The part of an RNA shown here (small-subunit ribosomal RNA, 5' domain) has 499 nucleotides and comes from Anaerolineaceae bacterium UBA5224. It matches the Rfam family "Bacterial small subunit ribosomal RNA". NCBI's taxonomy places the organism under Bacteria, Bacillati, Chloroflexota, Anaerolineales, Anaerolineaceae.

Context: one part of a larger RNA
RNA sequence: GGAUGAACGUUGGCGGUGUGCCUAAUACAUGCAAGUCGAACGGAGUUAGUAGCAAUAUUAACUUAGUGGCGAACGGGUGAGUAACGCGUUGGUGAUCUGCCUCGAAGUGUGGAAUAACGUUCCGAAAGGAACGCUAAUACCGCAUGUGCUCUCGAUUUUUAGAAAUUUGAGAGUAAAGGAUUUAUUCGCUUCGAGAGGAGCCUGCGUCCCAUCAGCUAGUUGGUAGGGUAAUAGCCUACCAAGGCUUUGACGGGUAGGGGACCUGAGAGGGUGGCCCCCCACAAUGGAACUGAAACACGGUCCAUACACCUACGGGUGGCAGCAGUAGGGAAUAUUAGAAAUGGACGAAAGUCUGAUCUAGCGACACCGCGUGUGCGAUGAAGGCCUUCGGGUUGUAAAGCACUUUUUGGAAGGAAUAGGAAGGAAGGUACUUCCAGAAUAAGUCUCGGCUAACUACGUGCCAGCAGCCGCGGUAACACGUAGGAGGCAAACGUUAUCC
Numbered sequence: 001g002g003a004u005g006a007a008c009g010u011u012g013g014c015g016g017u018g019u020g021c022c023u024a025a026u027a028c029a030u031g032c033a034a035g036u037c038g039a040a041c042g043g044a045g046u047u048a049g050u051a052g053c054a055a056u057a058u059u060a061a062c063u064u065a066g067u068g069g070c071g072a073a074c075g076g077g078u079g080a081g082u083a084a085c086g087c088g089u090u091g092g093u094g095a096u097c098u099g100c101c102u103c104g105a106a107g108u109g110u111g112g113a114a115u116a117a118c119g120u121u122c123c124g125a126a127a128g129g130a131a132c133g134c135u136a137a138u139a140c141c142g143c144a145u146g147u148g149c150u151c152u153c154g155a156u157u158u159u160u161a162g163a164a165a166u167u168u169g170a171g172a173g174u175a176a177a178g179g180a181u182u183u184a185u186u187c188g189c190u191u192c193g194a195g196a197g198g199a200g201c202c203u204g205c206g207u208c209c210c211a212u213c214a215g216c217u218a219g220u221u222g223g224u225a226g227g228g229u230a231a232u233a234g235c236c237u238a239c240c241a242a243g244g245c246u247u248u249g250a251c252g253g254g255u256a257g258g259g260g261a262c263c264u265g266a267g268a269g270g271g272u273g274g275c276c277c278c279c280c281a282c283a284a285u286g287g288a289a290c291u292g293a294a295a296c297a298c299g300g301u302c303c304a305u306a307c308a309c310c311u312a313c314g315g316g317u318g319g320c321a322g323c324a325g326u327a328g329g330g331a332a333u334a335u336u337a338g339a340a341a342u343g344g345a346c347g348a349a350a351g352u353c354u355g356a357u358c359u360a361g362c363g364a365c366a367c368c369g370c371g372u373g374u375g376c377g378a379u380g381a382a383g384g385c386c387u388u389c390g391g392g393u394u395g396u397a398a399a400g401c402a403c404u405u406u407u408u409g410g411a412a413g414g415a416a417u418a419g420g421a422a423g424g425a426a427g428g429u430a431c432u433u434c435c436a437g438a439a440u441a442a443g444u445c446u447c448g449g450c451u452a453a454c455u456a457c458g459u460g461c462c463a464g465c466a467g468c469c470g471c472g473g474u475a476a477c478a479c480g481u482a483g484g485a486g487g488c489a490a491a492c493g494u495u496a497u498c499c
Stems, first nucleotide, its partner, number of pairs: 001499004006495005013370006019363002021329001026327003030324003035070003040067002043064009077282003086207004091202003096199003101195008109143004118133006148174008157165001178187003208254003215245003220242008257279004261272004284305005307318004335360001337359003342356001343354004373403004383394004408436006417426001443488005448469003454483005464471002
C1' cells in the first nucleotide's frame, strides 16, 4: 500500500447494488416451512331439483375424515465429524442399478377373500386403544395367456486382457387395473428393448503439521468353498497358508470439511475457503432396521441415553445446524413482514401447497454514484489569533447583489417486470411534469523526523503523548487549549487478521 462476513471511538444528507451469529453442532416459547389428487374407492355432510301428504327414494353441484396413488430421498440449513478414494482430476465397470420423462415392440382375459371408514359396546385424565358387525377400489390374492424376459442343458458365429455379445434347439418359470368421455379418443396399468438424466463401486496421480510418534497388523495379507449385495470385494462365515504395510514416513498424536474460487504479489509464491456454484458429511447424543426406484431418512419408525414439558401418578409428549423470533454466550451480526412472477410437488384441468424464490423492513457493514450551492463581491467590515504595535492572518471567506433547484418538501400523472381477456406482492414504488425556497445536509484525523501541515498560552520528568526514534525537570513547533494549517471526506481514525 492492498484486503475484510469485521468490531470500537467521533460524526452522519440521499440513492443503487451487494451483504449481515465468524462465539455455544448451546437450550428453545409461539407461528409457519410438504403436500396434493373426488377423472382410483366406498361413505358422510350441505345446498338445489324431481316423485311423494310424509317418512323416504332419486338426480345434480359442492365440501371432505378414511382406504388408495404420487410426493415427502428434491428444495432449505449447518460444518460437528472426516487426513479419507472424502475432495480434485484421469480412466474403468466384460462387476452394476435407475421411479417420473422420451422412443420402439407386445398385451390389458377370468375369478376370489378381506379391511379402514361407518355402526354398536367398552377401556383410558390424556396420548390413544379393544371387541363384535357391515362395505369398496387403480388396495390384496389366485388361475389363464407369454410378443418377450429369466433359469437349466445343448449347438453356432464373433470379439475381448476378461465372465460380454449374436443366431438357434429342448424344457421349466414368470404379467396386468382401471378411470374420464362429446364414443372420436385420452389418461393410466403389465412385460421387454433403447435413450436421456441420475446413482453405486473400482482405479493412476495430487491433497496440512509433529520423528520429542519407528515399528504397525489376526479378518490382519492371500487362497478355496459358501453366504450376501443391484454389483466387485474379508463385505461376512468356515477351512488352509503366513502373509501384508513401513524412513518414497507405516503406526500414533495434533489440526482441518474438499474444490471452483477469493485476497495479495510483476511473477513465482504466500494466505483464505464468508456470500455464489459443485461434491461430501451431519440433523439433541449413540445404535438399528422398515418402506421405497432411491434413505439406513432434518420437520418418518423402533431402542437406549441426557435434557425439557404435561399428568387424574397409572402413563404420555418433544427435538429450529428450515424462516422469523426468544434466552444465553459474545467486541459483534437483522423482521415473530408480503405473495405477483420463476422453479418444485400433486392434479386431465381449474387449481392447491411451497419461510424454495421474488420483494419489502433493519444496519455507512462493503462498493459505486450524487449532494451539502453557483457567479460577482475590498471601507480587505466586525470579531478571533499573532505582532517587532507599523501591521499580518482568518479572507472573497462573510455581509451584500444576481442566479440555479441536483437534493428536500408539496401537487398532478404514473410504468416495465406480468408476452393474447381479467387479476397481480413490490407499489401509488421507480420515473415524468409543475410549484416553493439557499432553502434540509460536514465531519474526522493529524501538524518533532519518518510524513503533507506552526504559532501563542497553560503545565513544569507533573499531567500526559507515543507506530519507531523518542517528547515533558520554567521560553515544549512532540503534553493540554486556542488560532492557523495539512490530509481524507459521508465518512475519518483506531484495533484485529492476511499478503